């Protein structure tokens, strides 16, 4: 060279055509508390790997590339 999973905030992950791109831990602030944990509220953080293509409309769908693990040689 082939062939299959994935690649979405820091982390792990969800989302199979439209409804504000979300959960859960972490981060910040704030409530509570004598003070820490804990619980509670609220907050910033994503241009969904890259380009191109189809659609009125793409993280979803096709195509070309990169990158990770595997599979077979």
């Nucleotide at each position: 060279a082939g062939c299959g999973u994935g690649g979405u905030a820091g982390a792990g992950c969800a989302g199979u055509g439209g409804c504000c791109a979300g959960c859960u831990c972490g981060c910040a602030g704030g409530g509570u508390u004598c003070a820490u944990a804990u619980c509670c509220c609220u907050g910033a953080g994503g241009u969904c790997g890259g380009a191109g293509g189809u659609u009125c409309g793409a993280a979803u769908c096709c195509u070309c590339c990169c990158c990770a693990c595997g599979c077979a040689a």